Order: sequence, then C1' cells, then structure tokens
RNA sequence: CCGUGCUAGACGGGGAGCCAGCGGUGCCCUGAACCUGCAAUCCGCUAUAGCAGGGUCGAAUUCCCGCCCCCGGCCGGCAGGUUAUCUGGUCUGACCAUCGUAAGCGGUGUUGAAGGCUGGGUCCUACGCAACGAGAAUCUGUGAACCCCGUCAGGCCCGGAAGGGAGCAGCGGUAAGCAGACCCUUUCGUGUGCCGCAGGGCCGCCUGGCUGGAGCUGGCUGCGAUUGGCACGCGGGGGCCUACGGUCAAAGGUGGGUGCACGG
Repeated sequence: CCGUGCUAGACGGGGAGCCAGCGGUGCCCUGAACCUGCAAUCCGCUAUAGCAGGGUCGAAUUCCCGCCCCCGGCCGGCAGGUUAUCUGGUCUGACCAUCGUAAGCGGUGUUGAAGGCUGGGUCCUACGCAACGAGAAUCUGUGAACCCCGUCAGGCCCGGAAGGGAGCAGCGGUAAGCAGACCCUUUCGUGUGCCGCAGGGCCGCCUGGCUGGAGCUGGCUGCGAUUGGCACGCGGGGGCCUACGGUCAAAGGUGGGUGCACGG
C1' cells in the first nucleotide's frame, strides 16, 4: 500500500415550552433524513440521561472537535414610532362660553353724540262721555164664564101703582200677565274705547322740548382675563412594532482528529 472480517460510531439537527434535570410525543425553524411499539389527566430515563425490538452503513462525502457564516427562536428594550385602550385636567396650545379693552373694520353722530334739566305715553285710582248688554219706564196689541169697572136687552126681586134694586149674555174698558216696538227717560253691568278730565306712580322701555358741543356703540377681527366648559393637542398607565443589546442556534463553508484482527 492492497484485500477480507469486525468495533466505536452514524442513519438528522436545533429553538421555545414542560421539568429538579435530560430526552421524547405536541408547536416552530432548518430541509430530505431506516422500520415497528409507547406518550399532555403526559411517557421514558438519571449525569454513559428516551425506552424496547429489528435492519443498514461503517473508520470516512457520512463519525468527533475547533473556527467562520447565519435561517429561526427566546430575553431585555423609560431610545423611537404607533394605538378603534384606560386615565388626568397642571399646560403662554386648539375650540367653546362669559367678562373686560377699544388698536383696526363696521354701525351711529354737526340734519347735533355723551352728559344735564324737563314734558308725554306705557301702569294704577276715581269721575264723565260713548259703545254694547240687561232691566225698568213709555207706546201698541192682547188680556177675567162668576168671585174687576161702566152700560146693562131679555128675564128676576120689592111695590097696589108711580117707581126702585140686584144683575147674566152682549158691547166698551181695565189689572196682573203675555207679545211686540223703541226716538226719548232711567238703573245696573263690562275681556269695550287712537274719547275727555283729575290725582298718583314713573325701575325699565317708547317718544318730544331745552341745554351742551364730539363723541357714542360693541356686531367682526385683535389684545387681556376666567376655582368656566371640553378633552383635539398635551401628560401618565397599558397594548403593539422597530432600532439596539444579549443568549441559544439548523443548514452551509473551512481546518484538524479517530481504531482492532487476519492474509498478500
């Protein structure tokens, strides 16, 4: 150096989770990799840390170690972003409200502002007038079988007679009442009145007169204020994402390491 037969070992690995710890089942990554049985109300083990049974390869592309690279996971993340979440009301902020100011715009004012004096109205009381309504009065008509009036035919009563008397119907009239008219008279009332007159009142508003001689007003903007409102901005908590830091780390790359027996 070659051949044959073996052995260690390999035939996937990793992350989080679970666990005293390790491995597995389940989840995720990597990416292609023997088979059967077991397991989340878990399963199997104990530092040589899945167990049990079978199969293949076998000292190297394949096993072991170091380094490089990095998929992916996990931890932190008050540095930044974001938030359909909760909360605060302190902030030279936004918006709303109120108050002030009067710089600008506007309105008003020499056809006279503010201020001062003064009259009237609006309000109350009383009276008058008018209107309206009701009643009375007045006028017209009607209106009583008898118990209203006048006249009383007939009839009746008294009387010798003359004569006298009561009196129904009819006719005429009248009372209460009823109906109507209504110019005038009178009483009372009122959701009445561009009415009159007198007294009172007069905060406000409306409307005149005199004086005065240049402001007045506060609608919009500005400015200022508020134990005001609201919660948009803002502050705080929570959630999510990211920069960043850390920790494991698959696949891949690279360097090194690793037997035994027999024969030639």
A computed fold for a 264-nucleotide RNA from a Candidatus Coatesbacteria bacterium, annotated as Bacterial large signal recognition particle RNA.
Lineage of the source: Bacteria > Bacteria candidate phyla > Candidatus Coatesiibacteriota.
The prediction has a mean pLDDT of 76.